[in-house]
RNA sequence: GCCCACGUAGCUCAGUGGUAGAGCGUGUCCUUGGUAAGGACAAGGUCACGGGUUCAAGUCCCGUCGUGGGCUCCA
Numbered sequence: 001g002c003c004c005a006c007g008u009a010g011c012u013c014a015g016u017g018g019u020a021g022a023g024c025g026u027g028u029c030c031u032u033g034g035u036a037a038g039g040a041c042a043a044g045g046u047c048a049c050g051g052g053u054u055c056a057a058g059u060c061c062c063g064u065c066g067u068g069g070g071c072u073c074c075a
Stems, first nucleotide, its partner, number of pairs: 001071007010024004018055001026042005048064005
C1' cells in the first nucleotide's frame, strides 16, 4: 500500500427496512433475626462519525475514523 470482517447499555452480544433488546453488572423493594441465594421493579443508548437512498434506516449505498485479521514488497 491492497483486501476482508467488525463498531448497538458499564461488560459480552442479539436485532437482515416499520416501537432499540437479552444476559451479566448497577439501584430500589420483597423475602430473612441478619447475610447469601431467590423474586419484582427501575435506571442506563446522539446504534463510532458525516452524507445519501426511502414515507420510514441500527439494518441498504458512499466517505472518514477506530479495532482485528489476511496479503503484497526485493528489479

Predicted 3D model of a 75-nucleotide RNA (transfer RNA) from an Armatimonadota bacterium. The organism belongs to Armatimonadota, within Bacteria.